[in-house]
RNA sequence: GCGGGUGUGGCGGAACUGGCAGACGCACUAGACUUAGGAUCUAGCGCUCCGGCGUGGGGGUUCGAAUCCCUUCACCCGCA
Numbered sequence: 001g002c003g004g005g006u007g008u009g010g011c012g013g014a015a016c017u018g019g020c021a022g023a024c025g026c027a028c029u030a031g032a033c034u035u036a037g038g039a040u041c042u043a044g045c046g047c048u049c050c051g052g053c054g055u056g057g058g059g060g061u062u063c064g065a066a067u068c069c070c071u072u073c074a075c076c077c078g079c080a
Base pairs, nucleotide, nucleotide: 001079002078003077004076005075006074007073010026011025012024019063028044029043030042031041032040046053047052056072057071058070059069060068
């Protein structure tokens, strides 16, 4: 330099290949239980001006995009 793959909450990891993003698990927070802790149970857990926004960044296609297209960044694999 060329080709391919991956990138989603704090972490792992789904989303039926365009139609409610974050299921499920872990971690964390609060409560219950306990003498206390652990375990277990319940609720919560991105941002927000509460209209919405949010899938590595930017742009495009579409009524609608994590999903399709272009570009770019990071990492991994292969070729030279």
The RNA shown here (transfer RNA) has 80 nucleotides and comes from a Clostridiaceae bacterium. The sequence was found in a public genome assembly. The prediction has a mean pLDDT of 81. Its Rfam family is "tRNA". It is annotated as a transfer RNA. Lineage of the source: Bacteria > Bacillati > Bacillota > Eubacteriales > Clostridiaceae.